[in-house]
Model confidence (mean pLDDT): 89 of 100. c-di-GMP-I riboswitch aptamer from Peptococcaceae bacterium BICA1-8, 87 nucleotides, folded computationally.
């Protein structure tokens, strides 16, 4: 430097759900709490998903449709860093 992750060690992250903040929502924070992860470290690049304020069109309507400029890397792929430990 590369390729794996079978055993181990030193450690790491934290799903559901609970509180309390925060946002139109979806979602995010901080404490709790562990379903899991070998990049469950960072990036919204490309699919994908989820939301629709505002914006548009519609409606008897506060209705319904469309729309990312908003989100999700613990849906899949790129990209970039990197711990052990075998080979």
């Nucleotide at each position: 430097u590369a390729a794996u992750g079978a055993a181990a060690a030193a450690g790491g992250c934290a799903a559901a759900c609970c509180a309390u903040c925060u946002g139109a929502a979806a979602g995010g924070a901080u404490g709790g709490g562990a379903c899991g992860c070998a990049a469950a470290g960072c990036u919204a690049u490309g699919g994908g998903u989820c939301u629709a304020a505002a914006g548009u069109a519609u409606u008897a309507a506060u209705u319904u449709g469309c729309u990312a400029a908003g989100a999700c890397u613990g849906c899949c792929a790129g990209g970039c860093u990197a711990c052990c430990a075998u080979u």

It was read from a public genome assembly, where an Rfam model found it. The model forms 95% of the base pairs in the Rfam consensus.